[in-house]
């Protein structure tokens, strides 16, 4: 230069055939402890990587770009 995976919450990742975004860790609070951990229970959380385009509807499809890995040369 070209092929090909790959981008989702603070991390690690789920998300079927296009139909209201989800885990588990993390973090806040309460129980329980003398107290600290453990364990329980509640809460917390995303302009789905950016710009278009298709669709009544896009994280899911289509183009272009941008990071990443990974292979050829």
């Nucleotide at each position: 230069g070209g092929g090909c995976g790959u981008g989702u919450a603070g991390c690690u990742c789920a998300g079927u055939u296009g139909g209201u975004a989800g885990a588990g860790c993390g973090c806040g609070g309460a129980g329980c402890u003398u107290a600290u951990a453990c364990c329980u229970c509640c809460g917390u959380g995303g302009u789905c990587c950016c710009a278009g385009g298709u669709u009544c509807a896009a994280g899911u499809c289509c183009u272009g770009g941008c990071g990443c890995g990974c292979c050829c040369a």
Molecule: transfer RNA
Organism: Candidatus Campbellbacteria bacterium RIFCSPLOWO2_02_35_12